[in-house]
Formats: sequence, structure tokens, C1' cells
RNA sequence: CGUCCAUAACGAGGAUCCGAGGGACCCAGCCCCAUGACGAUCCGCCAACCACCCGCGAGGGAACGGUGGCAACGCUGGGUGCGAUGGAGG
Repeated sequence: CGUCCAUAACGAGGAUCCGAGGGACCCAGCCCCAUGACGAUCCGCCAACCACCCGCGAGGGAACGGUGGCAACGCUGGGUGCGAUGGAGG
């Protein structure tokens, strides 16, 4: 990089820095935002895909490790050779 499989409505925030837009893209809405959003760092927390433990299995456990997440169903409707995350091949 491409292919395949799976997942998404539950859950979980403080501090510091930055400084104007942000919520994937297009259309239409709606929402967040100088009482500092978005983003970054640190710490904390949530979940349990992989790994780990038990079990023939279905399944269960734990949370040290590899990831992921911590406004709203991927914010909503329509659209897209759409995106995100994890795992397994090539």
C1' cells in the first nucleotide's frame, strides 16, 4: 500500500500550552467555541480488539503488555470507488 473479517447508540476528564475556528468530504440542518473550542503534552479514567489465564467447547476471568477511546449514533438526513479503529493474510 492493497485484500479480507469484525466493530460503532453503553462507558470514561482534570491540569498546562496554544489561539480561531471545529464536528471526514459535498448539499441541507443542528451543535461546540475567546467563560478559550479544535489541537498538543502530562496525569487520570473507560472499554476489552490482540496478547494473557481458566475451559473440550460455548463461554468466563483479569487489566501487567500492544492498540483504541473519554460532547452529541461517524452529531442528523441525503450523497461518496467515503472515513476511523482493531485483527489476519499478501